[in-house]
Context: one part of a larger RNA
RNA sequence: GAACGAACGCUGGCGGCAGGCUUCAUACAUGCAAGUCGAGCGGAAAGGCCCCUUCGGGGGUACUCGAGCGGCGAACGGGUGAGUAACAGGUGGGUAAUCUGCCUUUCGGAGGGGGAUAACGGCUGGAAACGGCCGCUAAUACCCCGUACGGUUGUGAAGCUCUCGGGCUUUGCAAAGAAAGGGGCCUUUAAAGCCCCGCCGAAAGAUGAGCCCGCCCCCCAUUAGCUAGUUGGCGGGGUAAUGGCCCACCAAGGCUGUGAUGGGUAGCCGAGCUGAGAGGUUGAUCGGCCACACUGGAACUGAGACACGGUCCAGACACCUACGGGUGGCAGCAGUAGGGAAUAUUGCGCAAUGGGCGAAAGCCUGACGCAGCCAUGCCGCGUGGAUGAUGAAGGCCUUCGGGUCGUAAGGUCCUUUUCUGAGGGAAGAACUGCCGGGGGAGGAAAUGCCCUUGGCUUGACGGUACCUCAGGAAUAAGCAACGGCUAACUCCGUGCCAGCAGCCGCGGUAAUACGGAGGUUGCAAGCGUUGUUC
Repeated sequence: GAACGAACGCUGGCGGCAGGCUUCAUACAUGCAAGUCGAGCGGAAAGGCCCCUUCGGGGGUACUCGAGCGGCGAACGGGUGAGUAACAGGUGGGUAAUCUGCCUUUCGGAGGGGGAUAACGGCUGGAAACGGCCGCUAAUACCCCGUACGGUUGUGAAGCUCUCGGGCUUUGCAAAGAAAGGGGCCUUUAAAGCCCCGCCGAAAGAUGAGCCCGCCCCCCAUUAGCUAGUUGGCGGGGUAAUGGCCCACCAAGGCUGUGAUGGGUAGCCGAGCUGAGAGGUUGAUCGGCCACACUGGAACUGAGACACGGUCCAGACACCUACGGGUGGCAGCAGUAGGGAAUAUUGCGCAAUGGGCGAAAGCCUGACGCAGCCAUGCCGCGUGGAUGAUGAAGGCCUUCGGGUCGUAAGGUCCUUUUCUGAGGGAAGAACUGCCGGGGGAGGAAAUGCCCUUGGCUUGACGGUACCUCAGGAAUAAGCAACGGCUAACUCCGUGCCAGCAGCCGCGGUAAUACGGAGGUUGCAAGCGUUGUUC
C1' cells in the first nucleotide's frame, strides 16, 4: 500500500447492487418448511343442492370431499462442517466386474380365476399415546392357473473378434417365470369399434449412480518400526457388481528412511485476496463433490436411503401423566435463552423461475421471488451555482504598524439533482384454461393428436420504479492528523505531573510531540483504531 463475512470510537443525507452467528455440531417455547391423485377403490364425516318432515331429523345427488385402502413423491429441494489426511476431493482413465424409477424410440403382449383386509358396524381395554375381539366390503392392493416375441438358468453346436478368468452373433433341447385397469367419443343402454392415460416382457438411448486405477493433496522423527483377516492362494457365501467384503482351509507373507505406524490440525475443489511475476495465504457469499442430522448402533421399504422434518434398540436431556405408562429432536425459515467484540423479521406471495402429484383445472412448495433491519462492503449522487472588498462584525495571532480565517459571510442574480406536496404510471405475463377461426397426419367417422391465429383471464413486489407540475437554498459534514518517518504551526494551560507513543522518542517553567483554542493538511458519508492475510 491492498484486502476483509469484521468489531470498536466519533459522525451520519439519498439511491442501486451485494452481504449479514466467523463464537458452544449449545438448549429450544410457538407457527410454518411434503404433499398430491375421486380420471385406481369401497364410499359420504362436514358443507352445497334437491325431496320429505312429527322441525328432533331422514332420504337422494356427487358440486365437493374428512378419514381409510391403493399409486407416485417423500433419497429432490433446504441446512451445517462435527467427523474425515481418505480414492474424501481435483484431474485423467477403466468397468470385457455393474445398476438405473420417471423420460424418448422400437418390438411383442395384456386370457382365466380366487381368497382376504382397512374403512364401516357391534362389544371392549387405557388418563393419554394407542389398542384388542367378532362381523361386512372394494380395487391399478394380494395370490393362483394359462400363454412366452424376447430375456434368465442349465446343456450342446457354429462363426466373428479382442484390451483374453473373455465379449458378441446365429442355432438345437430342457426348466421355471408377466400383466390392470381407468376415462372419453359414438350408441336408447350395453357390447363391439376408435382415441387418451396407464399395465407386462424385451432392446436401444438419455440421465443419474456404484466400484477400481495413475498422478496431485498440511505439520511433527522430541513419533522408527507397524501388521494375524494381517499379505497372498484355493473353495464358498454375499452384492447390481470386482474384491478378505465375509467364512473354512493352506502358505508366511505385506508396509517402512522415496517416512510406514503414531500424534496434531483440517471438509476438498472451481475460485477469493495479495503480488510485476514466481509465490504466499484463504476456502464467507455463488457453483461442483463429500460427510453429518440429539449421541451410538441397526436394518426395513424402495429404482434409489442404511433415510434431517421414517422405523427399531440403547444412552443423555427435556416434557406430559390418573404413576400403570407415554412423547420429543430447528446443523429447514422466522424466532427465544444463554455464549460472544459481533451478525437481521416469529413479514408478503406462489405473480415469475424451478420442483412434487394430477388427464386437466388445480393443490402443495420458509426452494424461490420480494419486502423489512444494519454505512457491513462496492458504486453513484447530493449537501448548491454565479457575482460580491466598506477586505464588515467576531475569533486568533501580533514587532501594535498590521496579518489571517476570507469572496468566506451578508447582499444581488440564478438553478431544483435531492426534499415536500399533487397528478399520471410501467416492464417483469410467457403460459395454462375458456370461447371462436384456419390447416395437417391417420382414420369409415367422431372425440382425440399436431401446427397456427384472434379475443377474455393471471402481479407478491406496488400505486413501487419512472414521468410531469408546483414550492422554496430550501432537508443534508464529519473524522483523523499537523516533531522526523509523513502532507500540514502558532498561542495559552501544565511543569518528568497530567499525559502521548507504530519506531525514534516527547513532558523536570517559553513543549510546533501532553490538554485546549485559532489556523492548516488529508480523506469524506464516512473517518480513525484494533485484529488478520499478502
Record summary:
The part of an RNA shown here (small-subunit ribosomal RNA, 5' domain) has 534 nucleotides and comes from an uncultured bacterium. Its mean pLDDT, the model's own confidence on a scale to 100, is 85. It matches the Rfam family "Bacterial small subunit ribosomal RNA".